[in-house]
C1' cells in the first nucleotide's frame, strides 16, 4: 500500500440484512413507595446512533468519503 470486520447513554447489549412515528433491555446515577435506618423489592426520571456529505415524505438502517480499532494479505 490492498481486503475484511466493527464503531449506538458513564459501561454492556438488541435493533441495520428487509428504511417509518415517542430507539431496546440490563447495571450505574437521580427521586419517590416501603422502613426506626439501611439493604432487598417496586415505581418514575435523566443519559447515547463516530464524523462529513448523498439518496428519500422519512436513514442508526441504504450510498460516498474519512476517523479510530482489529485481523488478514503484501
Nucleotide at each position: 500500500g490492498g481486503g475484511c470486520c466493527u464503531g449506538u447513554g458513564g459501561u454492556g447489549u438488541a435493533g441495520c440484512c428487509u428504511g417509518g412515528a415517542u430507539a431496546u433491555c440490563a447495571c450505574c446515577g437521580a427521586g419517590g413507595c416501603c422502613u426506626c435506618c439501611g439493604g432487598a423489592g417496586c415505581c418514575u426520571c435523566a443519559g447515547a446512533c463516530c464524523c462529513g456529505g448523498g439518496u428519500u415524505c422519512g436513514a442508526a438502517u441504504c450510498c460516498c468519503g474519512g476517523c479510530a480499532g482489529g485481523c488478514c494479505c503484501g
Model confidence (mean pLDDT): 84 of 100.
This is a predicted structure of a 74-nucleotide RNA (transfer RNA) from a Methanomassiliicoccaceae archaeon.
Its Rfam family is "tRNA".
It was read from a public genome assembly.
NCBI's taxonomy places the organism under Archaea, Methanobacteriati, Thermoplasmata, Methanomassiliicoccales, Methanomassiliicoccaceae.